This is a predicted structure of an 85-nucleotide RNA (c-di-GMP-I-GGC riboswitch aptamer) from Gracilibacter sp. BRH_c7a.
[in-house]
RNA sequence: GUAAAAAAGGGCAAACUAUCUGAAAAGAUAGGACGCAAAGCUAUGGGUCUAAAGCAUUUAAUGUAAGAUCGCCAGGCUGCCAAAU
Numbered sequence: 001g002u003a004a005a006a007a008a009g010g011g012c013a014a015a016c017u018a019u020c021u022g023a024a025a026a027g028a029u030a031g032g033a034c035g036c037a038a039a040g041c042u043a044u045g046g047g048u049c050u051a052a053a054g055c056a057u058u059u060a061a062u063g064u065a066a067g068a069u070c071g072c073c074a075g076g077c078u079g080c081c082a083a084a085u
Stems, first nucleotide, its partner, number of pairs: 011036002016031006034071001040077003044074003047069004054064004
């Protein structure tokens, strides 16, 4: 000093299952490992999903403020080991 190759010490934990919360998307906890070098943090931009109550159109739905997702992609902040050079 750092590519994300190798090794070591470790870390996280998809699907699914159970319980709880929520209108829903989804989240929390426990089990469980598909994967992950930022799968650590952050909804800032885009995407995707939900839309009960509210609002608009209007009479059963559509749209939306709003909500969710960073393990969809970017941006921002932080960070372990570590050759080569």